[in-house]
């Protein structure tokens, strides 16, 4: 300096091709079960990198910017 790829709860991950309530596991708070503990259940909490556009609606299209991987020079 050119080019692909990725970035989603504390952690991992699915969803993006064809926009419409974001998925599951773990963690992690309570009740229930136990003498206690572990396991087992149920119900809770918690996320789309920033920013702007398009759109009635954007995790998802489009630009720009940020981090990371890898290739070419």
């Nucleotide at each position: 300096g050119g080019g692909a790829c990725c970035g989603u709860a504390g952690g991992g991950u699915a969803g993006c091709u064809u926009g419409g309530u974001a998925u599951c596991c773990u963690u992690c708070g309570a009740g229930c079960u136990u003498c206690g503990g572990g396991g087992g259940u149920u119900c809770g909490a918690g996320a789309c990198g920033a920013g702007a556009g398009u759109u009635c609606a954007a995790a998802u299209c489009u630009c720009c910017c940020c981090g990371g991987u890898c290739c070419c020079a």
The RNA shown here (transfer RNA) has 73 nucleotides and comes from an archaeon. The sequence was found in a public genome assembly. Rfam family: tRNA. By type it is a transfer RNA.